[in-house]
Context: one part of a larger RNA
RNA sequence: UAUGCUUGUCUCAAAGAUUAAGCCAUGCAUGUCUCAGUGCAAACGGAUGGUACAGUGAAACUGCGAAUGGCUCAUUAAAUCAGUUAUGGUUCCUUUGAUCGCUCCACCGUUACUUGGAUAACUAUGGUAAUUCUAGAGCUAAUACAUGCUGAUGAGCGCUGACCUCCAGGGAUGCAUGCAUUUAUCAGACCAAAACCGAUCUGGGUCUCGGCCCGGCAGCUUUGGUGACUCUAGAUAAACUCGGGCCGAUCGCGUGCCCUCGUGGUGGUGACGUGACAUUCGAAUGUCUGCCCUUUCAACUUUCGAUAGUAGUAUCUGUGCCUACCAUGGUGACCACGGGUAACAGGGAAUCAGGGUUUGAUUCCGGAGAGGGAGCCUGAGAAACGGCUACCACAUCCAAGGAAGGCAACAGGCGCGCAAAUUACCCACUCCCGACUCGGGGAGAUAGUGACAAAAAAUAACAAUACAGGACUCUUUCGAGGCCCUGUAAUUGGAAUGAGUACACUUUAAAUCCUUUAAUGAGGAUCUAUUGGAGGGCAAGUCUGGUGCCAGCAGCCAUGGUAAUUCCAUCUCCAAUAGCUUAUAUU
Repeated sequence: UAUGCUUGUCUCAAAGAUUAAGCCAUGCAUGUCUCAGUGCAAACGGAUGGUACAGUGAAACUGCGAAUGGCUCAUUAAAUCAGUUAUGGUUCCUUUGAUCGCUCCACCGUUACUUGGAUAACUAUGGUAAUUCUAGAGCUAAUACAUGCUGAUGAGCGCUGACCUCCAGGGAUGCAUGCAUUUAUCAGACCAAAACCGAUCUGGGUCUCGGCCCGGCAGCUUUGGUGACUCUAGAUAAACUCGGGCCGAUCGCGUGCCCUCGUGGUGGUGACGUGACAUUCGAAUGUCUGCCCUUUCAACUUUCGAUAGUAGUAUCUGUGCCUACCAUGGUGACCACGGGUAACAGGGAAUCAGGGUUUGAUUCCGGAGAGGGAGCCUGAGAAACGGCUACCACAUCCAAGGAAGGCAACAGGCGCGCAAAUUACCCACUCCCGACUCGGGGAGAUAGUGACAAAAAAUAACAAUACAGGACUCUUUCGAGGCCCUGUAAUUGGAAUGAGUACACUUUAAAUCCUUUAAUGAGGAUCUAUUGGAGGGCAAGUCUGGUGCCAGCAGCCAUGGUAAUUCCAUCUCCAAUAGCUUAUAUU
């Protein structure tokens, strides 16, 4: 694990893995809205004097999610995985932090108190046997799709250099100058001291201002980090793609302060969005060590990358990942390569003195997969399957033209088998997703089935009497005793209680169960405990009847041929007990 017989209570609880990762009718399992993107519903609805918009709000556009979860274990043997390190070789929706007046830009002059054109829902006309199929026409929105200023704005710095000039210098004008991206260049110093040569500059001496001789500095400067950068910062020169990189034409709530009272100025707090940096959640690649059986597998790899080098393509990045050129390498009895596995790996489980052996489909973690292969779109993230496109295998509807499909989600069905539950209820709990305190969730929870396992634990207790027995006391014996026990009795007695039935609470999302609890509920307390055994191993019958080497039993030894301790039965007894037998696997 399955199976046979049996089954009163209570708690807990596994459950179509093994065989067919076989096939599936039907239903459901992923959707989502706040004060704060878009409302002209010919939807609801408060009104009023008037109206740009009160409010609720279907549908739809927009945004986000759908890459999580759940299921299964087919593949897979240095692969996955485990521990260990690395990314100075990369990406990252979200969260959180700190930033986003650092940028001006010709001209035909003119929106910056706000620009442009569409489209759905809606209306109306339709097509097809048919679908979550859609066509033509008519409207109308944006945080959808586009376009695009003002303000801060004064400067500084680098080139340019009209002109002025006493040749020391000053300097109009023009151009460039933000962050991100791409390319190239520069700087980024760091253990001394001294001497020599020439020129310039400068001090002194001599002499003649020239010549000759002697002597001489001073000041300035180089961010941060690592074991290590071609790191981070800095400077310069360029480029900056029209399939353009950012630099807010968005939405609530609240309305304050100032005055020159205007279509004035100034202004709070949130939401959403945006580029780069860091952070978080991760992810992706590497490093080292470690795996079952097999040599009736001994050599393997390299044309078509095998092992290295150089350069490039490609990639989010490193790399023979790919390409070009070049070299001839790389692994192996320390078991390569090949084959097998009724092999997902690990945490773990069973058994065990120590050591081991077996097991792990299964709730945690990592991987892989969605009938089989392959390819791809969207996206921060998928080579996604409750997304798409082909092919193969299955298979559904059809008016025969076409159309739709993927339960190894949850239920359920068929098949397969030794072998496995309800087409139930609910989002109340735990959490997840969403624009969200509000919606959704077969994740999950709750019941139903359930002798997979596991914990607790009824089926009677007491007394009197009778009988039997035992110690004890008294007694020479017979016998007697109760302040003693043990057992037996279809003798008697009242006491106790649940199983069950059940008002009611409680429980719960609503119930159920449990726990409480009125009422009821026990004498052969029929409210009846079973399963296997009784020759040995091995606890327990030389009982009775039947059978007669037959029927059978029996793990093994044995048994059965007319007195069967073993078969079939009655009776009695033994073992375990709400469980026990049997088969198989394992220790």
Molecule: small-subunit ribosomal RNA, 5' domain
Organism: Lepidosiren paradoxa